A computed fold for a 256-nucleotide part of an RNA from a Coriobacteriales bacterium, annotated as large-subunit ribosomal RNA, domain VI. Its Rfam family is "Bacterial large subunit ribosomal RNA". Its mean pLDDT, the model's own confidence on a scale to 100, is 88. The sequence was found in a public genome assembly. NCBI's taxonomy places the organism under Bacteria, Bacillati, Actinomycetota, Coriobacteriia, Coriobacteriales.

Context: one part of a larger RNA
RNA sequence: CGUAAGAGAAUUGAAGGGUGCUGACUUCUAGUACGAGAGGACCGAGUUGGACUGACCUCUGGUGUAGCGGUUGUCGACCAACGGCAUCGCCGCUUAGCUACGUCGGGAUUGGAUAAGCGCUGAAAGCAUCUAAGCGCGAAGCCAGCCCUAAGAUGAGUUCUCUUUUUGGUAAGACCCCUUGUAGACUACGAGGUUGAUAGGAUGCAGGUGUAAGUACAGCAAUGUAUUCAGCCGAGCAUUACUAAUCGGUCGAGCU
Numbered sequence: 001c002g003u004a005a006g007a008g009a010a011u012u013g014a015a016g017g018g019u020g021c022u023g024a025c026u027u028c029u030a031g032u033a034c035g036a037g038a039g040g041a042c043c044g045a046g047u048u049g050g051a052c053u054g055a056c057c058u059c060u061g062g063u064g065u066a067g068c069g070g071u072u073g074u075c076g077a078c079c080a081a082c083g084g085c086a087u088c089g090c091c092g093c094u095u096a097g098c099u100a101c102g103u104c105g106g107g108a109u110u111g112g113a114u115a116a117g118c119g120c121u122g123a124a125a126g127c128a129u130c131u132a133a134g135c136g137c138g139a140a141g142c143c144a145g146c147c148c149u150a151a152g153a154u155g156a157g158u159u160c161u162c163u164u165u166u167u168g169g170u171a172a173g174a175c176c177c178c179u180u181g182u183a184g185a186c187u188a189c190g191a192g193g194u195u196g197a198u199a200g201g202a203u204g205c206a207g208g209u210g211u212a213a214g215u216a217c218a219g220c221a222a223u224g225u226a227u228u229c230a231g232c233c234g235a236g237c238a239u240u241a242c243u244a245a246u247c248g249g250u251c252g253a254g255c256u
Base pairs, nucleotide, nucleotide: 001152005163006162007161008160009159010158011157015149016148017147018146021050022049023048024047025046026045028044034039052106053105054104055103056102060100061099062098063097067093068092069091070090071089072086073085074084075083076082110144111143112142117137118136119135120134173251174250175249176248177193178192179191180190181189198244199243200242201240202239203238204237205236207233208232209231214227215226216225217224218223
């Protein structure tokens, strides 16, 4: 830009893409068929793995440079408390998120038409012959089925709902702008914009670290004990309009 009024939703599926693997075991079938015996099935049924693949973060592990703690050197006039720098100074643990080494799922089942192959009936050719007419079986392969994309499928599909008047503003509706994240390079997309929990803050909880400072007591002191599951705290969950989403503006319906 088009899809013959303009919009908001929900869809059909032409067509395209993906998937497609395989082992072991079983006191099942069955010690059956078979076999003199020894031995020991086909066909089915069930269980459980490997590799590959999709999603996810409850568990396990990794990361977690804006969390907490321990600690070395030095500096901030001194004590204490804190802080800067030294690879995040070094070390330990770690929420959310992201992730695999983790978790869950997948290949199937089923139908159709076939290949090689196997047949039935049956002539030409009194026999025979799967083929010439006719009929059937038959593969992890093919077409469906399963998962995904999909009407620019210009062949532009379908359904529901809303809006409708006349020269320029409006309607349904959309956008600008703002708070943002389940989204993201930017756009786009999603959630919200006071008739409000969208983000921040506050409060509570979960969770992390591991018992703050001050004070008291014990010790010459380093230090220990009590107050103390203490203090501090990034992303998590809820509640709460405290702060900010104010006020506004721009588009938006036709040819014969």